[in-house]
RNA sequence: AGCAGAGUGGAGCAGUCUGGUAGCUUGCCGGGUUCAUACCUCGGAGGUCGUGGGUUCAAAUCCCAUCUCUGCAA
Repeated sequence: AGCAGAGUGGAGCAGUCUGGUAGCUUGCCGGGUUCAUACCUCGGAGGUCGUGGGUUCAAAUCCCAUCUCUGCAA
């Protein structure tokens, strides 16, 4: 060099096939509850979806290129 899979808030993942509001769990911050902590409950912050380009009214999603990681084979 070849084949396959993965990259999405701090962490782990879904969403992609069939383009149309950025979702879940956990963590973090604040309020309630408690003598207090935990549990429980309510609210909030945090993402421009690995990068660049293209198609489209509209792209995490489709197309092209590219980077990183994992596996297979050699």